[in-house]
Record summary: A computed fold for a 74-nucleotide RNA from a Candidatus Aerophobota bacterium, annotated as c-di-GMP-I-GGC riboswitch aptamer. The prediction has a mean pLDDT of 91.

RNA sequence: CCCGAUAAAGGCAAACCAUCCGAAAGGAUGGGACGCAAAGCUCCAGACCCGAAAGGGUGGCUGAGCUACCGAAG
Numbered sequence: 001c002c003c004g005a006u007a008a009a010g011g012c013a014a015a016c017c018a019u020c021c022g023a024a025a026g027g028a029u030g031g032g033a034c035g036c037a038a039a040g041c042u043c044c045a046g047a048c049c050c051g052a053a054a055g056g057g058u059g060g061c062u063g064a065g066c067u068a069c070c071g072a073a074g
Stems, first nucleotide, its partner, number of pairs: 002074001003071002011036002016031006034060001040066003044063003047058004
């Protein structure tokens, strides 16, 4: 550096509910846990969703990039 354990310390938070924002997809806050070894960050490529369009959204869809705790086996 790769890698990811019946390890240790922790972390995040799906659906749903309440309130608010938004045309909508969806987002924020609080509750709540389906799960996650990057479920931390970035719409760059693809995909999907919203929109008459222009555009917007999803990073917990895939890829890619950057950063990060720990240290078993290899």